RNA sequence: UGGGAGUUAGCUUAAUGGUAAAGCAUUGGGCCUUGGACCCGACAACGUGGGUUCGAACCCCACACUCCUAC
Numbered sequence: 001u002g003g004g005a006g007u008u009a010g011c012u013u014a015a016u017g018g019u020a021a022a023g024c025a026u027u028g029g030g031c032c033u034u035g036g037a038c039c040c041g042a043c044a045a046c047g048u049g050g051g052u053u054c055g056a057a058c059c060c061c062a063c064a065c066u067c068c069u070a071c
Stems, first nucleotide, its partner, number of pairs: 001070007010024004018054001026042005047063005
């Protein structure tokens, strides 16, 4: 330098162009002699900037970062 893959919550992963889902973690309550476990809730995210579209996490372009690969 070329090619490919990836970027979503604190972490690990989902999501046919139409309300962004779950597990763990954190936190409130219940239960419990205490702790732990269990049960019911809450909090919290689409890498950045543009474009297409009635509507973009999703499609297109550029950039940033990570990984793989070729020379």

A computed fold for a 71-nucleotide RNA from Oscarella microlobata, annotated as transfer RNA. Its Rfam family is "tRNA". Gene Ontology term of the family: triplet codon-amino acid adaptor activity. The prediction has a mean pLDDT of 81. The source organism's lineage runs through Eukaryota, Metazoa, Homosclerophorida, Oscarellidae and Oscarella.